[in-house]
Context: one part of a larger RNA
RNA sequence: GGAUGAACGCUGGCGGCGUGCCUAACACAUGCAAGUCGAACGAAGCACUGCAGACGGAGAUUCGUCAAAGUCUGCUUUGACUUAGUGGCGGACGGGUGAGUAAUGCGUGAGCAACCUGCCUUUCAGAGGGGGACAACAGUUGGAAACGACUGCUAAUACCGCAUAACAUAUUUUGGGGGCAUCCCCGGGAUAUCAAAGGAGCAAUCCGCUGAAAGAUGGGCUCACGUCUGAUUAGCUGGUUGGUGAGGUAACGGCUCACCAAGGCUGCGAUCAGUAGCCGGACUGAGAGGUUGAACGGCCACAUUGGGACUGAGAUACGGCCCAGACUCCUACGGGAGGCAGCAGUGGGGAAUAUUGGGCAAUGGGCGAAAGCCUGACCCAGCGACGCCGCGUGGAGGAAGAAGGUUUUCGGAUUGUAAACUCCUGUCGUUAGGGACGAUAAUGACGGUACCUAACAAGAAAGCACCGGCUAACUACGUGCCAGCAGCCGCGGUAAAACGUAGGGUGCAAGCGUUGUCC
Numbered sequence: 001g002g003a004u005g006a007a008c009g010c011u012g013g014c015g016g017c018g019u020g021c022c023u024a025a026c027a028c029a030u031g032c033a034a035g036u037c038g039a040a041c042g043a044a045g046c047a048c049u050g051c052a053g054a055c056g057g058a059g060a061u062u063c064g065u066c067a068a069a070g071u072c073u074g075c076u077u078u079g080a081c082u083u084a085g086u087g088g089c090g091g092a093c094g095g096g097u098g099a100g101u102a103a104u105g106c107g108u109g110a111g112c113a114a115c116c117u118g119c120c121u122u123u124c125a126g127a128g129g130g131g132g133a134c135a136a137c138a139g140u141u142g143g144a145a146a147c148g149a150c151u152g153c154u155a156a157u158a159c160c161g162c163a164u165a166a167c168a169u170a171u172u173u174u175g176g177g178g179g180c181a182u183c184c185c186c187g188g189g190a191u192a193u194c195a196a197a198g199g200a201g202c203a204a205u206c207c208g209c210u211g212a213a214a215g216a217u218g219g220g221c222u223c224a225c226g227u228c229u230g231a232u233u234a235g236c237u238g239g240u241u242g243g244u245g246a247g248g249u250a251a252c253g254g255c256u257c258a259c260c261a262a263g264g265c266u267g268c269g270a271u272c273a274g275u276a277g278c279c280g281g282a283c284u285g286a287g288a289g290g291u292u293g294a295a296c297g298g299c300c301a302c303a304u305u306g307g308g309a310c311u312g313a314g315a316u317a318c319g320g321c322c323c324a325g326a327c328u329c330c331u332a333c334g335g336g337a338g339g340c341a342g343c344a345g346u347g348g349g350g351a352a353u354a355u356u357g358g359g360c361a362a363u364g365g366g367c368g369a370a371a372g373c374c375u376g377a378c379c380c381a382g383c384g385a386c387g388c389c390g391c392g393u394g395g396a397g398g399a400a401g402a403a404g405g406u407u408u409u410c411g412g413a414u415u416g417u418a419a420a421c422u423c424c425u426g427u428c429g430u431u432a433g434g435g436a437c438g439a440u441a442a443u444g445a446c447g448g449u450a451c452c453u454a455a456c457a458a459g460a461a462a463g464c465a466c467c468g469g470c471u472a473a474c475u476a477c478g479u480g481c482c483a484g485c486a487g488c489c490g491c492g493g494u495a496a497a498a499c500g501u502a503g504g505g506u507g508c509a510a511g512c513g514u515u516g517u518c519c
Base pairs, nucleotide, nucleotide: 001519002518003517004516006515007514008513009512010511013391014390015389016388017387018386019384020383021349026347027346028345030344031343032342035089036088037087040086041085043083044082045081046079047078050075051074052073053072054071055070059066060065096302097301098300105227106226107225108224109223110222111221112220115219116218120215121214122213123212124211125210126209128162130160131159137152138151139150140149141148142147168193169192170191171190172189173188174187175186176185177184178183198207199206200205228274229273230272235265236264237263240262241261242260243259244258245257246256247255277299278298279297280296281292282291283290284289304325305324306323307322308321327338328337329336330335355381357380358379359378363377364375365374366373367372394424395423396422397421404415405414406413407412429456430455431454432453433452434451438446463508464507465506466505467504468489469488470487474503475502476501477500478499484491485490
């Protein structure tokens, strides 16, 4: 000098774009953050149409009766209607944090002849015929509650057999080709095994369903190289290293197990200890390098602590489940409920870090045929000079060089064209009017915002540090090795340009200084 997620002191006009718990991965009141589909299903409700019955009785009447409105009950029709339950898809994405991890991580480059992949795209083939349940519901019943138990009824794109069956899988047989060791690929034959679901519509058709092949996307695994400090850590290791066989996995493998062998790593630093998420990047530097990993993007890990599996295409699952621990809350003392490292917000810690805001209008995501619903992702607004950038605090004229201040050799010098005063302008500001882009037809939170026009009036808008040398900028007074200053050298003991105050000056400027950290 540059940089900063900064803090502190003094000061502070506006706008744009960014950015904001670096500390306690401390504890959390409250609200919201993941739902959706009635075009899968039964049921209940609501509204509507029509019919029947009962009550009702305006009115009409030939006095026999006829009968509108309205109310109730039952059946029925329709619905962009509502939804507790069954069922499907999604809750594995998105959002947060960096505790752990020095390698099951990350980065770069390869490999899988050892693998999986819902939704999506393309292609081929198919969907025949049956069955039994369980919720909801009704009844009985336990419990303070959370939540259950029993009996009975019922639907489905829920569940289960049967049929059909190949380019699938398994076994076997045969022909050909290739390679990278185990082997791989293509073709023919035989045997065995395994599928399916319907919905909407007048219909056309559309959306789904099943099996297979390929693609795309997303993952899994393996290898090579690189990846902080300490030797005041020198030996470490028993599923340990390898083999055979078996089990397990989507898949290879001590991944697991039985048996056998005695190996494997290490001075090119094993093991142990400490520290740490890694990278693209960022800062600095002429570069080499050094430091760093906030924000944005990729990967990983975690979700009160530890362990476990279930479901599923995918999790060993932040707002799912089970167990144990700590903590908090409710309780009828028998037993239950909870997890902000989501967005706000609270307490606490700290030098220190924001609103319990608006909207789904845009972009994107989930569900749905769609309308649409949900979305603290996101888009916006609020707060903070925290950073960067831009603008302003007026312009021109104006010497009696006014007054005042400071200083003085008492002549003056300086503040200083500075002010006053005159003329002008209107950035900004205030008021009024118009008023967007972002949105292709409709739909705008932002927002009557940005911007434009008119009027008003210099009006509301300058500070901070320094002035001995380094280093731009000097005098006076006070103080008297005191009080104090100080980055280094050093100032201060009676004329201090170094302390304090004042005048003047220098530098930067809505900031200026100080402190911390890095180069």